[in-house]
RNA sequence: CUAGAAAAAGGCAAACCUGCCGCGAGGCAGGGGCGCAAAGCCACGGACCUCUCCGAAGAGGAGGCAGCCGGGCCGCCGAAA
Numbered sequence: 001c002u003a004g005a006a007a008a009a010g011g012c013a014a015a016c017c018u019g020c021c022g023c024g025a026g027g028c029a030g031g032g033g034c035g036c037a038a039a040g041c042c043a044c045g046g047a048c049c050u051c052u053c054c055g056a057a058g059a060g061g062a063g064g065c066a067g068c069c070g071g072g073c074c075g076c077c078g079a080a081a
Stems, first nucleotide, its partner, number of pairs: 002081001004077001011036002016031006034067001040073003044070003048064005
C1' cells in the first nucleotide's frame, strides 16, 4: 500500500413516531435502530425524485438525494494474508 477479523475502543443511524422549516422532493432537532469500514465531506458525471415551464410529450429552468453507481478530498483501529 492492498485488504478488512465471530477482535477491541469509539462512531454513524433506515423504517417509524413527535416538533419545527420547505409548494414539494426533502432538511434540522429529539426518540428509535434496519443496517454501515468511509452510512465522513463535496452535487463533478450518470440514475432517481420534486417544483416550474409547456396545449401535450420531449427539451429547458430551479431544486433534492452522498444510505443508488462512478469521481474528488480527508480519515479511526490494527488480526490473518
Predicted 3D model of an 81-nucleotide RNA (c-di-GMP-I-GGC riboswitch aptamer) from Rubrobacter sp. The coordinates come from a structure-prediction model, not an experiment, and the mean pLDDT is 85. It was read from a public genome assembly, where an Rfam model found it.